[in-house]
RNA sequence: GAAUCAUCAAGAGUGGUGGAGGGAACGGCCCUGCGAAGCCACGGCAACCCCUGUAGUUCGGGAAGGUGCCAACUCCGUCGGUUUGCAGAGAGCCGGGAGAUGAGUG
Numbered sequence: 001g002a003a004u005c006a007u008c009a010a011g012a013g014u015g016g017u018g019g020a021g022g023g024a025a026c027g028g029c030c031c032u033g034c035g036a037a038g039c040c041a042c043g044g045c046a047a048c049c050c051c052u053g054u055a056g057u058u059c060g061g062g063a064a065g066g067u068g069c070c071a072a073c074u075c076c077g078u079c080g081g082u083u084u085g086c087a088g089a090g091a092g093c094c095g096g097g098a099g100a101u102g103a104g105u106g
Base pairs, nucleotide, nucleotide: 002105004103005102006101007100008099013042014041015040016039017038021031022030023029025078026077027076028075043070044069045068048066049065050062051061052060053059074098079095080094081093082092083091084090
């Protein structure tokens, strides 16, 4: 990197280093020298794997270990349907696509 399945409306930051960028892509809109990304340390959240109770679970409990995460709903939209509207614009809802994370697989 590929296909499969599950989840994505909640939650959780300080210091050091570093120096200008970051929020996947594009458009928007944001964040950022009252210091971005990256890296390091410590802290925290969650509970997918995991541990445990149970005959068993889509259930209850737990967090030592493996991941993950700690601005904004996956920040919003991007494709299709639908509701409102004469229509357009705008807004709401549903689904898809894309993406992220995990688990086992070849």